RNA sequence: AUGUGAUAAAGGUAAACCCUGGGUGAUCAGGGGGCGCAAAGUAGUGGAUCUUUAAGCCUACACGGAAGUGGUUUAAAAAAAGCCGAUUGUGCAGGAAUAAAGACAGCCUUACUGCCAAA
Repeated sequence: AUGUGAUAAAGGUAAACCCUGGGUGAUCAGGGGGCGCAAAGUAGUGGAUCUUUAAGCCUACACGGAAGUGGUUUAAAAAAAGCCGAUUGUGCAGGAAUAAAGACAGCCUUACUGCCAAA
């Protein structure tokens, strides 16, 4: 120096959860806490995951519309009227995909840096 990592030493860091604050949110900062961590230091390259927004799509529900047609009720029949469905508009909820902007890195990856030294 490189690899490696002790039931070593000196130190470091801090999950869940709680409190306060920021953010629409993912989540972040500070305090408490301590499950863990030898890079669980820094950055944020690629991916995973998560959030928000957009227009469109799918599904369900609610409300509404004109013409034609079909079914149905009233009727002996016709006419007429009512109701229902296909169709269509709007609203709302849920879902999948895409894009943009973000979050995270204690999920993997990439770059850079660093403490100790028994075998």
Annotation
RNAcentral holds the sequence, with entries from Ribocentre. c-di-GMP-I riboswitch aptamer from Candidatus Brocadia, 119 nucleotides, folded computationally. Of the family's consensus pairs, 88% are formed in the model. Lineage of the source: Bacteria > Pseudomonadati > Candidatus Brocadiia > Candidatus Brocadiales > Candidatus Brocadiaceae.